This is a predicted structure of a 72-nucleotide RNA (transfer RNA) from Halobacteriales archaeon QH_7_65_31. Its Rfam family is "tRNA". Gene Ontology term of the family: triplet codon-amino acid adaptor activity. Rfam's curators write: Transfer RNA (tRNA) molecules are approximately 80 nucleotides in length. Rfam classes the family as a transfer RNA. The coordinates come from a structure-prediction model, not an experiment, and the mean pLDDT is 85.
RNA sequence: GGGCGAGUAGAUCAGCGGUAGAUCGCUUCCUUCGCAAGGAAGAGGCCCGGGGUUCAAAUCCCCGCUCGUCCA
Numbered sequence: 001g002g003g004c005g006a007g008u009a010g011a012u013c014a015g016c017g018g019u020a021g022a023u024c025g026c027u028u029c030c031u032u033c034g035c036a037a038g039g040a041a042g043a044g045g046c047c048c049g050g051g052g053u054u055c056a057a058a059u060c061c062c063c064g065c066u067c068g069u070c071c072a
């Protein structure tokens, strides 16, 4: 330098045009002498950035950035 893949909650990931989700973690309450486990409730998101297409974009297209991998 070129090809391919990935970027979404604190972490690991799903979702791939029409309301943004799961698990773990975190907070509060119940339970316990206390802790863990368990039960209930809750907080937490510029969906990497910019532009385009569309009635509507996390999702499709273009450019860029970062990471991984392969080739040279």
Base pairs, nucleotide, nucleotide: 001071002070003069004068005067006066007065010024011023012022013021018055026042027041028040029039030038048064049063050062051061052060